The RNA shown here (SAM riboswitch aptamer (S box leader)) has 93 nucleotides and comes from Oerskovia sp. Root918. RNAcentral holds the sequence, with entries from Rfam and Ribocentre. NCBI's taxonomy places the organism under Bacteria, Bacillati, Actinomycetes, Micrococcales, Oerskovia. Of the family's consensus pairs, 85% are formed in the model.

[in-house]
RNA sequence: CAACCAUCCAGAGCGGCUGAGUGACUUGGCACGAUGACGCCGCAGCAACCCCCCGGUGACGGGCGAGGGUGCUACCGCCACGACCGAUGGAGG
Numbered sequence: 001c002a003a004c005c006a007u008c009c010a011g012a013g014c015g016g017c018u019g020a021g022u023g024a025c026u027u028g029g030c031a032c033g034a035u036g037a038c039g040c041c042g043c044a045g046c047a048a049c050c051c052c053c054c055g056g057u058g059a060c061g062g063g064c065g066a067g068g069g070u071g072c073u074a075c076c077g078c079c080a081c082g083a084c085c086g087a088u089g090g091a092g093g
Stems, first nucleotide, its partner, number of pairs: 001093001004090005013043005021032003025082001027080003044073003049069003052063004077085001
């Protein structure tokens, strides 16, 4: 980078730095934001995709959060329409 599979109405916030936009994109709404949003870092937490544990040839089913790899922690992917749309994980190329 392109393609494949699964998931996206549950859950979980404080501190420091920064300083103007932000909630991916179109249009229209709604909302967050100088009482500092978004982002970055630290810590804490949530969840359970993979590792892991049990059963099974396997597909798959069940378990744990002590441990390893990610992810996530305003609003249903904020809402509606749309798109060969996006995000995350997994296994390959």
Background:
It matches the Rfam family "SAM riboswitch aptamer (S box leader)". Rfam describes the family as follows. The SAM riboswitch is found upstream of a number of genes which code for proteins involved in methionine or cysteine biosynthesis in Gram-positive bacteria. The SAM riboswitch acts at the level of transcription termination control. The predicted structure consists of a complex stem-loop region followed by a single stem loop terminator region. An alternative and mutually exclusive form involves bases in the 3' segment of helix 1 with those in the 5' region of helix 5 to form a structure termed the anti-terminator form. This entry represents the conserved core of the complex structure involving helices 1-4.